A computed fold for a 91-nucleotide RNA from Desulfovirgula sp., annotated as c-di-GMP-I riboswitch aptamer.
The coordinates come from a structure-prediction model, not an experiment, and the mean pLDDT is 81.

[in-house]
RNA sequence: AAAAAUACUGGGCAAAACUACCGAAAGGUAGCGACGCAAAGCUAAAGGGUCUAAGGGCGCUUAACGCCGUCUAUGACAGCCAGUUGCUCCG
Numbered sequence: 001a002a003a004a005a006u007a008c009u010g011g012g013c014a015a016a017a018c019u020a021c022c023g024a025a026a027g028g029u030a031g032c033g034a035c036g037c038a039a040a041g042c043u044a045a046a047g048g049g050u051c052u053a054a055g056g057g058c059g060c061u062u063a064a065c066g067c068c069g070u071c072u073a074u075g076a077c078a079g080c081c082a083g084u085u086g087c088u089c090c091g
Stems, first nucleotide, its partner, number of pairs: 012037002018031005035079001041084003047081002049077003055072005
């Protein structure tokens, strides 16, 4: 010096709930809040997985539309795994 692991110090992030706004929804943004996190930084067709179904397809029903069911991502999730980058340093 680097790598791995991991105390301490300095700190960092911010779950759920609540309020407001956006969205068809999943979910996102902001405020408040703090469950937790050594990457809870970044990456959403580099890879896997999960969620939603507006639109579209099919089915049922109907005079027809509608309602209902089912399939589907171009929508969403990085605090699911994963990829990638990085801070501190007693031993």